[in-house]
Molecule: c-di-GMP-I riboswitch aptamer
Organism: uncultured Methylococcales bacterium
RNA sequence: GAUAUACAAGACUAAACCUAUCGUAAGGUAGGGACAGAAAGUUACGGAUUCUCAUGAAAAUACCAAAGGAAAGCCGAACUGCCGAA
Repeated sequence: GAUAUACAAGACUAAACCUAUCGUAAGGUAGGGACAGAAAGUUACGGAUUCUCAUGAAAAUACCAAAGGAAAGCCGAACUGCCGAA
């Protein structure tokens, strides 16, 4: 430097649900709590999903349009990283 990621150790994250709080909402944050995760680390780039106060359209609360959001623990992609026998 390359291949590989067995065994082990020490760590890490934290679903549902509950409480507080922010947001029109999806959802975020904090505390509790663990279903799980070897990238459950980062990025909304592609697909899928999801929300919308206000705006347009509409008879209209629905639906639709445009626009703006959410989500990385849905599937791809990009970037980065821990341990470590032989």